[in-house]
Predicted 3D model of RNase P RNA and transfer RNA as a complex of 436 nucleotides. The coordinates come from a structure-prediction model, not an experiment, and the mean pLDDT is 76. Rfam match: Bacterial RNase P class A. From the family's description: Ribonuclease P (RNase P) is a ubiquitous endoribonuclease, found in archaea, bacteria and eukarya as well as chloroplasts and mitochondria. Rfam classes the family as a ribozyme.
RNA sequence: UGAGUGGGCCGGGUGGCCGCGGCACGGGUCGGUUCGCCGAGAUCGUGUCGAGGAAAGUCGGGACUCCACCGGGCAGAGUGCUGGCGCGAGCCAGGUCGGGGCGACCUGACGGACAGUGCAACAGAAAACAGACCGCCCGACGCCAGAUCCCAGCAAUGGGAGGCGGUGGCGGGUCAGGGUGAAACGGUGCGGUAAGAGCGCACCAGCGUGCGGGGCGACUCGUACGGCUCGGCAAACCCCACUCGGAGCAAGGCCAAGCAGGGAGUGAGCGGCCCGCUCAACACUCCCGGGUAGGCCGCACAGAUGGAUGGCCACCGGCGCGAAAGCGUCACAGAAUCCCGCUUACAGACCCACUCACCAU
RNA sequence: GGCGACGUGGCCGAGUGGUUUAGGCAACGGCCUGCAAAGCCGUCUACCCGAGUUCGAUUCUCGGCGUCGCCUCCA
Numbered sequence: 001u002g003a004g005u006g007g008g009c010c011g012g013g014u015g016g017c018c019g020c021g022g023c024a025c026g027g028g029u030c031g032g033u034u035c036g037c038c039g040a041g042a043u044c045g046u047g048u049c050g051a052g053g054a055a056a057g058u059c060g061g062g063a064c065u066c067c068a069c070c071g072g073g074c075a076g077a078g079u080g081c082u083g084g085c086g087c088g089a090g091c092c093a094g095g096u097c098g099g100g101g102c103g104a105c106c107u108g109a110c111g112g113a114c115a116g117u118g119c120a121a122c123a124g125a126a127a128a129c130a131g132a133c134c135g136c137c138c139g140a141c142g143c144c145a146g147a148u149c150c151c152a153g154c155a156a157u158g159g160g161a162g163g164c165g166g167u168g169g170c171g172g173g174u175c176a177g178g179g180u181g182a183a184a185c186g187g188u189g190c191g192g193u194a195a196g197a198g199c200g201c202a203c204c205a206g207c208g209u210g211c212g213g214g215g216c217g218a219c220u221c222g223u224a225c226g227g228c229u230c231g232g233c234a235a236a237c238c239c240c241a242c243u244c245g246g247a248g249c250a251a252g253g254c255c256a257a258g259c260a261g262g263g264a265g266u267g268a269g270c271g272g273c274c275c276g277c278u279c280a281a282c283a284c285u286c287c288c289g290g291g292u293a294g295g296c297c298g299c300a301c302a303g304a305u306g307g308a309u310g311g312c313c314a315c316c317g318g319c320g321c322g323a324a325a326g327c328g329u330c331a332c333a334g335a336a337u338c339c340c341g342c343u344u345a346c347a348g349a350c351c352c353a354c355u356c357a358c359c360a361u
Numbered sequence: 362g363g364c365g366a367c368g369u370g371g372c373c374g375a376g377u378g379g380u381u382u383a384g385g386c387a388a389c390g391g392c393c394u395g396c397a398a399a400g401c402c403g404u405c406u407a408c409c410c411g412a413g414u415u416c417g418a419u420u421c422u423c424g425g426c427g428u429c430g431c432c433u434c435c436a
Base pairs, nucleotide, nucleotide: 001357002356003355004354005353006352007351008350010348012316013315014314015313016312017311018310020050021049022048023047024046025045026044027043029040030039031038032037052332056343057342059341060340061339062338063337064248065247066246067245070276071275072274073273074272076244077243078242079241080240081094082093083092084091085090095110096109097108098107099106100105111239112238116237117236118233119232133178134177135174136173137172138171139170141168142167143166144165146164148161149160150159151158152157186204187203188202189201190200191199205229206228207226208225209224210223211222212221213220214219252297253296254295255294261288262287263286264285265284266283267279268278269277290435291434317330318329319328320327321326362432363431364430365429366428367427368426371386372385373384379416388404389403390402391401392400409425410424411423412422413421
């Protein structure tokens, strides 16, 4: 200098003009009046306040409200390494394994596969208490007649044996080799064997156990022993441990206006189920029908009519084009009861730490 | 605003961890017909998107996107 990684922070600034919504004060208007004042909004002025880091998705929690209060069981849902913080969701730091990157670093998963059940297409001989297609080896049998041997013959030749060899199917042994697959029951070498094989041995890898060192711990390092070599999937059912009542501000409370009741059931209460327990018969639940489409609180020093928070100009700033003058452009996006976290979208600017490449000293 | 369900060709709609995802309507081509309709035969076009688990994902998990439905008060 260039390219990048992680964290933090900002996400246009200043001035002017016009406008919108809330609140406070004042003037004016209207209404009432016991003449002191009180009240109203569709008025005017002044002051003040007026979107975000994500207001978004509504994913996980909490506050708050209701289900009268509470207990037990089943079902269901979620989470699953260690330590700390936290009511909790989660956050921070660390561990093991996998994936990506040269690297800084990013990212996913984390109990159990000797409790049980289940799954593995195609290919392949065989896919989970393994398996014999080719190949290799053994056995008995049949055939061949080559080597060899014996007998007869002067010889040509004929007869016989044939344990070595070849060949055919049969019965077995073998997983070393071939090839298939995502996955084939450790790897290399030596011995061993009829041929082979952890069958035996040495080294390596894994697993288990013991001991020692480090760490609060998950875990890690070293060493000895045991041929122990036992596969994968639980984001398949499931088992184990822990946690969890439901609904949601259209919750819910008050006021006003208006209407028309009828039918069915015996239950209802933590809105999946059961039991205990409690309540009720002038009660409760469900269905059909009727009325209303209003106000206040909940509701916030932004804040609703679920509806305002804006527009224009000048200068500066960033980016792009251009020789210049100048021109164009300003990321994602907008509260609705509030708060915390997560996720997703996002032009660009600044700060800190770190990595890689090149150059110079 | 809150809560819930769903997404498979042009449309409706079944399906399930396994090589190529049924069926119907539509469209196109052919047969039949004097020409059409009906009928018969054939063809074409798909698992909303992106990551992950798995040997393998339309299906399972997570995150986005989209569509649809329900929820006021009184008596």